A computed fold for a 1479-nucleotide RNA from an uncultured prokaryote, annotated as small-subunit ribosomal RNA. The coordinates come from a structure-prediction model, not an experiment, and the mean pLDDT is 82. Its Rfam family is "Bacterial small subunit ribosomal RNA". Rfam links the family to the GO terms structural constituent of ribosome and ribosome.
RNA sequence: AGGGUUCGAUUAUGGCUCAGGAUGAACGCUAGCGGCAGGCUUAACACAUGCAAGUAGAACGGUAACAGUCCUUCGGGAGCUGACGACCGGCGAACGGGUGCGUAACGCGUAUGCAACCUACCUAUAACAGAGGGAUAGCCCAUAGAAAUGUGGAAUAAUACCUCAUAACAUAUUUGAAUGGCAUCAUUUAAAUAUUAAAGCUCCGGCGGUUAUAGAUGGGCAUGCGUGUCAUUAGUUAGUUGGUGAGGUAACGGCUCACCAAGACUCCGAUGACUAGGGGUUCUGAGAGGAUGAUCCCCCACACUGGUACUGAGACACGGACCAGACUCCUACGGGAGGCAGCAGUGAGGAAUAUUGGUCAAUGGACGCAAGUCUGAACCAGCCAUGCCGCGUGCAGGAAGACUGCCCUACGGGUUGUAAACUGCUUUUAUAUAGGAAGAAUGUUACCCACGUGUGGGUAUUUGACGGUACUAUAUGAAUAAGGAUCGGCUAACUCCGUGCCAGCAGCCGCGGUAAUACGGAGGAUCCAAGCGUUAUCCGGACUUAUUGGGUUUAAAGGGUCCGUAGGCGGGAAAUUAAGUCAGUGGUGAAAUCCUACAGCUCAACUGUGGAACUGCCAUUGAAACUGGUUUUCUUGAAUGUAGAUGAAGUGGGCGGAAUGUGUCAUGUAGCGGUGAAAUGCUUAGAGAUGACACAGAACACCGAUUGCGAAGGCAGCUCACUAACCUAUUAUUGACGCUGAGGGACGAAAGCGUGGGUAGCGAACAGGAUUAGAUACCCUGGUAGUCCACGCCGUAAACGAUGAUUACUCGACAUUGGCGAUAAACUGUCAGUGUCCAAGCGAAAGUGUUAAGUAAUCCACCUGGGGAGUACGAUCGCAAGGUUGAAACUCAAAGGAAUUGACGGGGGCCCGCACAAGCGGUGGAGCAUGUGGUUUAAUUCGAUGAUACGCGAGGAACCUUACCAGGACUUAAAUGUUUUCUGACAGGCUGGGAAACCAGUUUUUCUUCGGACAGAUGACAAGGUGCUGCAUGGCCGUCGUCAGCUCGUGCUGUGAGGUGUCGGGUUAAGUCCCAUAACGAGCGCAACCCCUAUUUCUAGUUGCCAGCGAGUAAUGUCGGGGACUCUAGAGAAACUGCCCGUGCAAACGGUGAGGAAGGUGGGGACGACGUCAGGUCAUCACGGCCCUUACGUCCAGGGCUACACACGUGCUACAAUGGUAGAGACAGAGGGCAGCCACCCGGUGACGGGGAGCUAAUCCUUAAACUCUAUCUCAGUUCGGAUUGAAGUCUGCAACUCGACUUCAUGAAGCUGGAAUCGCUAGUAAUCGCAUAUCAGCCACGAUGCGGUGAAUACGUUCCCGGGCCUUGUACACACCGCCCGUCAAGCCAUGGAAGCUGAGGGUACCUGAAGUCGGUAACCGCAAGGAGCCGCCUAGGGUAAAAUCGGUAACUAGGGCUAAGUCGUAACAAGGUAGCC
Repeated sequence: AGGGUUCGAUUAUGGCUCAGGAUGAACGCUAGCGGCAGGCUUAACACAUGCAAGUAGAACGGUAACAGUCCUUCGGGAGCUGACGACCGGCGAACGGGUGCGUAACGCGUAUGCAACCUACCUAUAACAGAGGGAUAGCCCAUAGAAAUGUGGAAUAAUACCUCAUAACAUAUUUGAAUGGCAUCAUUUAAAUAUUAAAGCUCCGGCGGUUAUAGAUGGGCAUGCGUGUCAUUAGUUAGUUGGUGAGGUAACGGCUCACCAAGACUCCGAUGACUAGGGGUUCUGAGAGGAUGAUCCCCCACACUGGUACUGAGACACGGACCAGACUCCUACGGGAGGCAGCAGUGAGGAAUAUUGGUCAAUGGACGCAAGUCUGAACCAGCCAUGCCGCGUGCAGGAAGACUGCCCUACGGGUUGUAAACUGCUUUUAUAUAGGAAGAAUGUUACCCACGUGUGGGUAUUUGACGGUACUAUAUGAAUAAGGAUCGGCUAACUCCGUGCCAGCAGCCGCGGUAAUACGGAGGAUCCAAGCGUUAUCCGGACUUAUUGGGUUUAAAGGGUCCGUAGGCGGGAAAUUAAGUCAGUGGUGAAAUCCUACAGCUCAACUGUGGAACUGCCAUUGAAACUGGUUUUCUUGAAUGUAGAUGAAGUGGGCGGAAUGUGUCAUGUAGCGGUGAAAUGCUUAGAGAUGACACAGAACACCGAUUGCGAAGGCAGCUCACUAACCUAUUAUUGACGCUGAGGGACGAAAGCGUGGGUAGCGAACAGGAUUAGAUACCCUGGUAGUCCACGCCGUAAACGAUGAUUACUCGACAUUGGCGAUAAACUGUCAGUGUCCAAGCGAAAGUGUUAAGUAAUCCACCUGGGGAGUACGAUCGCAAGGUUGAAACUCAAAGGAAUUGACGGGGGCCCGCACAAGCGGUGGAGCAUGUGGUUUAAUUCGAUGAUACGCGAGGAACCUUACCAGGACUUAAAUGUUUUCUGACAGGCUGGGAAACCAGUUUUUCUUCGGACAGAUGACAAGGUGCUGCAUGGCCGUCGUCAGCUCGUGCUGUGAGGUGUCGGGUUAAGUCCCAUAACGAGCGCAACCCCUAUUUCUAGUUGCCAGCGAGUAAUGUCGGGGACUCUAGAGAAACUGCCCGUGCAAACGGUGAGGAAGGUGGGGACGACGUCAGGUCAUCACGGCCCUUACGUCCAGGGCUACACACGUGCUACAAUGGUAGAGACAGAGGGCAGCCACCCGGUGACGGGGAGCUAAUCCUUAAACUCUAUCUCAGUUCGGAUUGAAGUCUGCAACUCGACUUCAUGAAGCUGGAAUCGCUAGUAAUCGCAUAUCAGCCACGAUGCGGUGAAUACGUUCCCGGGCCUUGUACACACCGCCCGUCAAGCCAUGGAAGCUGAGGGUACCUGAAGUCGGUAACCGCAAGGAGCCGCCUAGGGUAAAAUCGGUAACUAGGGCUAAGUCGUAACAAGGUAGCC
């Protein structure tokens, strides 16, 4: 100090979250020791038991217990002594200890005051203590009661009580003087009058007593300032505020009472509600702050709940009293007792917090002369890792880098790891033994000294709970001692196995759906360490409430506008003051804490001593710049005056024309109107159209504009009246009069409301017609409220410049409105406006930019994640509608801004393509073939499924293939390869069984160049799987697409993602080329280079060719020859917009141009950029992982892949005359061939069969058909069409039943040109015609791949459909429009609001009752008296009753909200979202 998380990426905004520290903690796992601390945060819940406040015989009467002494009648007696129970009296019990209920308060903190007060014990000083009296407890006797507790009688003492005396410096009254102060007054002093005191004991030293003064200590009261939340609490108050008088108190005071007055508090927050002890401190933080109030210290409050007083110096009293209440206990039922928020302890509550311990040794307290007693204060010990601190669990060497484990690319490495073993060393700690503290100073007693009765000092003696503890020494021996969490990123640390959106993890993001570094286990690693993690809470990070230190155009956020109150802020000069401010000084700021220096425990924690600090408050002295106050003054801010101008500024009145509608009349005839198209509607009873006249209401064309005016809303025909404003010029007047503005007031579009008018047009609602799946809409025809006027409400808008008001300053350019100056139409200067562009600056960017969103100042308003929600409740305003104010529970990790790149649009522009159009021919209808779906089946193996599956893998399923099914068999197993060894009938044949594989039996046949071949056996190595995953992969392929694109380097630019280049103007088939240019270059693509084809030259001439020469035949290059030609196959040439004309800067384009075989890429092929579709293929092959192993492997025979109500794709054949049939005749190319092609001959109607030349091929074989000619058919289901079926055959093959092809004869189905829709093709193309080949025994081939023959039509053109390219635009899309997304309904869960009612709490009001008790009154009773009892009165705790209010809980029913992979209905928004959207 920052990090993660919104997005495809970026930037800023913004929330959530993490890393740090802390705790009186708790929980989980683990645990060796010590020191120092800490330990009911919850039920101020209830408490058994013990202890926690007593003490003094030196105040008194005394003698119950013990001991001694004395006496004794041995029963006992004597207070005589030491001592001492109870009682009387004194002091203490008001301290110490606990808790935090209450309390928002003079409670606490801080600083003051008391001239308004008290103070036992203690200290000092002064004075005094005389005389008397009557009681009473104890004791004794009697007695009531269960007990607690009493009652009666008799006798008695005091430092108990009472009376009298004395008395002032005390108290009270009166009079006077002096000094001082702070208003009342205070102090000192003089005098007079009145009142008031005491206690004794004694060891004779003293200790006590009374009065007064002073001090000290402790308290009481008052005051300034500070000290929570809520305004959805705005008014509160009757002893209330003040006065006079009285009472009361230690004391002031409405503290109380009587009377009088009507005040007092409050937006600077009264009153009310809720919460809470306050402070020193503690935690955190750089600090400012925020949070906190355990332990320790100070203060306060409380003591079962409420009230009350008594005693006392002090209490309204924790371990006192009385009363009331609740609860618990005892009881003989009559009545009594109690109060752990003291220390232990118990129950309960709770996640959770200890021993019914020891001692008064020390410190402190009470009493006492003292010894001493008491002391759960205190000091110690016990329990607990609760925290902090310290120590240890060993150290050194030791590589065969051992074994195991784990991992890997696995005969080998890596890691665990110097780790272990082993060798040497040490002994803290633990254990054992021995020694052994400090804390002790006093006090008592004895003696001594100084001595003066006291007192002080010294010596001796005595006192330790902790504790035989700390500590020290010795002995033994590595011996007694390591875990927890984590390992996807943040965040240090990685692999294997298991699991398979399951189980689970998770602080945030998020992991897990078969290769999980994220789950669980293991190995390893990392971080801490006697602890480690988790949870909870606080601060931090968070500048995320911003004083330090934030914002408000678009992210949340400027009030709709103005006026103005309080408040805040405020121009120049001078003087004065000293409130703020600054400086010095003094007091205080308790101690502890924090910081710091030193010191003590072996160190540290801890503790001690000193210092500093405590940032504060108060007082005082001084300064006078600034702010404030006061006074004087100034003119520039502000306002006024004078003169002039401006405008759709406002209010009221008058007037006007056009248009529209209606009415009347006229002309006139069949439609009008409306729409995308229609219909509803109007119209022959005369519409619409045209003309004239009349009437009505509303709005004001042109001018008109980037115009003008107004505070905003808003304002538009012309004109009059009234009113207001701004501007300019002048610088005459006042002299800071100013700015802003919480509350408050006024104005405030449209819609809406009330009353009364008005109503032409328009037009919510409504009706009808259309559209549509629906159409409660968009469109059309009508049409009410309304729109208009007057008066009154409402008070809101995307009331927007999404930009508060005011002031000052800060480059420019242009335009324009209203003035002024210069003679002015130009031009220029200036003031006030209205706009556009731009600089600096600012800004996240877009942008803004003298009209700031710049630089500064003042004041106001507002914001603090999204949703819930501008909702609920409450309050308030309103006639209502509704407005204003305005939450929470719950829920999410985002929501949102700007810009970027894409993609998309029923956005735009440009361009291309058989994309449309123009044409030709098909498909879709029929039959058949084939593929697919579906269905069926034992199986109908598997894959391919929009384009980019469907005559596809398959270029050929009868067996095989074959992967499927049923059955029968085999198990290191079939086959294959390499290799070692061996053998030569083990193989094969034959026979039997069997469907076969196979099983059983039988038979006895190798070749050889001797190297071996072949076959088998045996051993070794590699099993096998068409099982799964194409979403783990390689390779290959399809598609966009032969579309023109896709990128890089350097530079420049932007905060950045990115951009530029690649855009722009032209051009091209093309990112092809040219020009321009912050770009300059380059790469992959395009093109070219390659192949075929079209022309030609040269070379070569067999198997090809044959012009000329010769030979020969019935005929044929048949033969001799030939290279001319064709052809073959090698090498060349040729085409480049090269030439010409035109256009153009150029690139390039145009031309019926020339030339040329070919002309603008000549035609065709191969060739497929970056990438997309998790496209296809694990069944071609390869391959990771997983799975099967007497089977998911392998063999066999049979069946199936060929099924068949149906649907679809692709084809073939047709429906005929451009044809069929018969006969005759002609012309290719490219291929194939020896288990082959097969001439020719014979047989057969034929498929074919039987013979049989040639050919391992330019040599032999392989009939081309359409076409032409002739004949016939004559428009028919036909001489079209050939399906289907019957019969007979042929061929292949081990075998044609399921399930082959072909032939012949017979049969002769559908079909007469095909609905919606849809496909191909732009030239040697479509169409049409045949031929060949691969596969192959044969063939379901009508398929596929090639080959040639014949050989068209059309393209105006780019509006539209589809696809694509470039630029631009919008976007809420980025899985990218097959996107995103809204609302109702249905289901589940959650929290909340309303609600008849039920129920609870606290507080107030009124009335009734009213204990104890103080106070007041009082004749009868008691007492000598003081006084008391009793009675009466006031007040009051508590109780009761009543009506309301407030705040909770619950509730039938109900409302909306939120959340929840795959529900329903639609499609509202995002693109022009298909009716622009929104308020």